[in-house]
Formats: sequence, C1' cells, structure tokens
RNA sequence: GCCUCCGUGGCGCAAUGGACAGCGCAAGCGGCUUCUACCCGCUCGGUUGCAGGUUCGAGUCCUGCCGGAGGCA
Repeated sequence: GCCUCCGUGGCGCAAUGGACAGCGCAAGCGGCUUCUACCCGCUCGGUUGCAGGUUCGAGUCCUGCCGGAGGCA
C1' cells in the first nucleotide's frame, strides 16, 4: 500500500429498511434478612465511532475519514 470483517449505555451482546433501539451483567432505590450475601421488584443509563448521501423512513444501504482485528505484499 491492497483486501475482508468489526465499531450500538460502564461491560458483553441483539435488533428483516418500518411501532418509543431491546436483553443480560454492573450501578442506584426498595423488599426479604439481626446484618451481609443470595433471591424478588422498580429505576437510572444510548447523539448506534465521525461527516455526508440515498429513502416517505437508516443502527441496517452507499461514499469518505477515524479506531480495532485478520490476511496479502
């Protein structure tokens, strides 16, 4: 230098172009308990890496960058 894949809450992952982007863990609050843990309930937390484009509608498709992994040279 070229090719392929990936980037979504603090972490690990979902989401056929279409309803308010969901789930688990973590965190906070409450219940339970003499207390802690376990368990149960509730809550908080996301400019979907950045900038454009296509579309009635984009996390998803297209282009260019940025970062990561792998391959070729």
Molecule: transfer RNA
Organism: Jatrophihabitantaceae bacterium